[in-house]
RNA sequence: GUAGACAAAGGCAAACCCGUCGAAAGGCGGGGGCGCAAAACUUCCGGUCUAACGGCGAGGAGCCUAUGACAGCGGGGUUGCCGGGG
Numbered sequence: 001g002u003a004g005a006c007a008a009a010g011g012c013a014a015a016c017c018c019g020u021c022g023a024a025a026g027g028c029g030g031g032g033g034c035g036c037a038a039a040a041c042u043u044c045c046g047g048u049c050u051a052a053c054g055g056c057g058a059g060g061a062g063c064c065u066a067u068g069a070c071a072g073c074g075g076g077g078u079u080g081c082c083g084g085g086g
Base pairs, nucleotide, nucleotide: 002084004082011036012035016031017030018029019028020027021026034072040078041077042076044075045074046073047070048069049068054064055063056062
C1' cells in the first nucleotide's frame, strides 16, 4: 500500500421476550441471534421517525413545527483488531 480467503482467533448483536427510563420516537440492562470487516466513535450533509412544549383551530378532533430520536438508512469526518496474497 492492497483486498477481507467458503480459513483461524477474538468482537459486535436485528426481530422477539423481561426489567427500567421517556409524552412518544427511542435509550439503557438481561436473555436471544437476523445479520455485520468498522454493526467502533461522530448529527457535519441528506433522509426517516416522534410531536411533549409551542403554533393554527371558539373548543374538541385534526393539522404544522425539533430543540427530541435513528450511526444496524446513505454520504462525509475520526480512530482501530486479526490473519491472507503481493
Notes:
The RNA shown here (c-di-GMP-I-GGC riboswitch aptamer) has 86 nucleotides and comes from a Pseudomonadota bacterium. The coordinates come from a structure-prediction model, not an experiment, and the mean pLDDT is 86. Lineage of the source: Bacteria > Pseudomonadati > Pseudomonadota.